Context: one part of a larger RNA
RNA sequence: UUACGUUGAAGGAACUCGGCAAAUUGCUCCCGUAAGUUCGCGAGAAGGGAGCCCAGCCAGUGGGCAACCAUUGGUUGGGGGCACAGAAUAGGGGGUGGCGACUGUUUACUAAAAACACAGGACUCUGCGAAGCCGCAAGGCGAUGUAUAGGGUCUGACGCCUGCCCGGUGCCGGAAGGUUAAAAGGAGAGGUGAGAGCUUUGAAUUGAAGCCCCGGUAAACGGCGGCCGUAACUAUAACGGUCCUAAGGUAGCGAAAUUCCUUGUCGGGUAAGUUCCGACCUGCACGAAUGGCGUAACGACUUCCCCACUGUCUCCAACGUAAACUCA
Numbered sequence: 001u002u003a004c005g006u007u008g009a010a011g012g013a014a015c016u017c018g019g020c021a022a023a024u025u026g027c028u029c030c031c032g033u034a035a036g037u038u039c040g041c042g043a044g045a046a047g048g049g050a051g052c053c054c055a056g057c058c059a060g061u062g063g064g065c066a067a068c069c070a071u072u073g074g075u076u077g078g079g080g081g082c083a084c085a086g087a088a089u090a091g092g093g094g095g096u097g098g099c100g101a102c103u104g105u106u107u108a109c110u111a112a113a114a115a116c117a118c119a120g121g122a123c124u125c126u127g128c129g130a131a132g133c134c135g136c137a138a139g140g141c142g143a144u145g146u147a148u149a150g151g152g153u154c155u156g157a158c159g160c161c162u163g164c165c166c167g168g169u170g171c172c173g174g175a176a177g178g179u180u181a182a183a184a185g186g187a188g189a190g191g192u193g194a195g196a197g198c199u200u201u202g203a204a205u206u207g208a209a210g211c212c213c214c215g216g217u218a219a220a221c222g223g224c225g226g227c228c229g230u231a232a233c234u235a236u237a238a239c240g241g242u243c244c245u246a247a248g249g250u251a252g253c254g255a256a257a258u259u260c261c262u263u264g265u266c267g268g269g270u271a272a273g274u275u276c277c278g279a280c281c282u283g284c285a286c287g288a289a290u291g292g293c294g295u296a297a298c299g300a301c302u303u304c305c306c307c308a309c310u311g312u313c314u315c316c317a318a319c320g321u322a323a324a325c326u327c328a
């Protein structure tokens, strides 16, 4: 000096990105236990007390004919120790936001999560030799199933809800019309030939799907405006005008895991708070199953605060073990 341990005056997070690490707590019985809540929970909430040994008394249980033996509980008095769950084993707790409902799953060897999954919801395809998938095929899975079934996609318990737009793209429907391939058709025209013919070319017309066209469809892909004026202080604009659009963002939420300006402004907490919580709304650039907003319970998730506790620190010290180092 390093690793692993033990102990520590006074203080007690002042350390640090952050209480990381360590310490505290820890068992059984008794008392007691809040908000919230889906009435199940929360809860071992929190917070208290008791626990060893001896003796007396009281009550009970089992066995026994009985004497008595075994055992449980209560109560009173006493005893010893620094310490009585005497070692070892063995939850720190509370408050508040965010995200995800939950138990689960995952980057075997740097990520366990807010990611994936999930029950539930919705759309869509599929009538059975099903759709879909594997295979050149035979064949197989689906399924020894049959629409309360099977496949695909999205969302993700539960509660309250899920607004407007079909112009573009997609999908679905449409006995008309337009366009249109091969093919059919053959008016004509050319070459050659004495001719018959042979040969080349070829207009009109007929002619499918698709596309055009006409509709539908957003829990399909997606989208959801600008300028100007106006109220008897000022400010603001319920109101009016105008341009554009397929339609101009509804409810709810909002400096947010989203806010650039920004440490926005106000309030709370601190002596002091770029974080945190509650509001405001000027949303650079929230917004409704690419789901919106809430939500008890849950989480080796994450933010902030408090109590307890401590060598994390003020500020380091001593000791033990093993190395390092010196000598042999």
Base pairs, nucleotide, nucleotide: 001323002322003321004320005319006318007317008316010314011313014312019309027051028050029049030048031047036041038157052079053078054077055076056075057074058073059072060071061070062069063068080084092307093306094305095304097302098301099299100298104116105115120155121154122153123152124151125150126149132141133140134139158294159293160292161291163224164223165222168221169220170217171216172215173214174213177212178211179210183206184205188201189200190199191198192197225243226242227241228240229239252286253283264280265279266278267277268276
The part of an RNA shown here (large-subunit ribosomal RNA, domain IV) has 328 nucleotides and comes from a Gammaproteobacteria bacterium. Rfam family: Bacterial large subunit ribosomal RNA. Taxonomically the source falls in Gammaproteobacteria (Bacteria, Pseudomonadati, Pseudomonadota). The RNAcentral record of the full RNA draws on ENA.